[in-house]
RNA sequence: GCGGCUGACGAAGAGAGCGCCUAUCAUGUAUAGGACGCCGAAGGGGCAAACUGUCAAACACUGCUGAGUUGACGGUGAAACUCUCAGGUCACAGGGAUUUAUCAGCCAA
Numbered sequence: 001g002c003g004g005c006u007g008a009c010g011a012a013g014a015g016a017g018c019g020c021c022u023a024u025c026a027u028g029u030a031u032a033g034g035a036c037g038c039c040g041a042a043g044g045g046g047c048a049a050a051c052u053g054u055c056a057a058a059c060a061c062u063g064c065u066g067a068g069u070u071g072a073c074g075g076u077g078a079a080a081c082u083c084u085c086a087g088g089u090c091a092c093a094g095g096g097a098u099u100u101a102u103c104a105g106c107c108a109a
Base pairs, nucleotide, nucleotide: 003107004106005105006104007103008102010100011099012098017036020034021033022032023031024030025028037089038088039087043085044083045082046081050076051075052074053073054072055071056070057069
């Protein structure tokens, strides 16, 4: 000098109903709720290959053992994939995976 992780603090940061119903009023691209529709990038769930456990079968003939093969049932197993539980769904605000500047700490080399 370079790399990884965590934290702080900034920057960037998408998607989807200006729809319908009820109530309120300050009458609106309003607020709160309901039903239906939709989104995926808070969070959460699911799975591939691969590795692995148990059992079984076949493997020129008889018996035993081991390895391998095949099959069945399991275990571990990723995401920005997928589900849409949660969350979100005009703008503003807020949230937002991820990226990044600086600083601090830890780890590795």

Glycine riboswitch aptamer from an uncultured Chloroflexota bacterium, 109 nucleotides, folded computationally.
It matches the Rfam family "Glycine riboswitch aptamer". Gene Ontology term of the family: glycine biosynthetic process.